[in-house]
């Protein structure tokens, strides 16, 4: 220095251009002496940074960061 891949909720991770989602985990409530379990309900996302293309971008392009792999 060249490549190649990865970043989306508190944590593992889905998401084919058209409302951003699941499990786990956090808060309420029922329930139990009481805790867990179960059952219902709740809240969390500038989709890693910037621009571009496009009616419409987490997705397509390119920039910069960061991590990991190969040369």
């Nucleotide at each position: 220095a060249g490549g190649u891949g990865a970043u989306u909720a508190a944590c593992u991770c889905a998401g084919c251009g058209g409302u951003a989602g699941a499990g786990u985990g956090c808060c309420g409530u029922g329930u139990u002496u009481a805790c867990a379990c179960c059952a219902c309900g709740g809240a969390u996302g500038u989709c890693g940074u910037g621009a571009g293309u496009u009616c419409a971008a987490a997705u397509c392009u390119c920039u910069c960061a960061u991590c990991a792999c190969c040369u």
A computed fold for a 71-nucleotide RNA from Leucocryptos marina, annotated as transfer RNA. The sequence is in RNAcentral, with records from ENA. The coordinates come from a structure-prediction model, not an experiment, and the mean pLDDT is 81.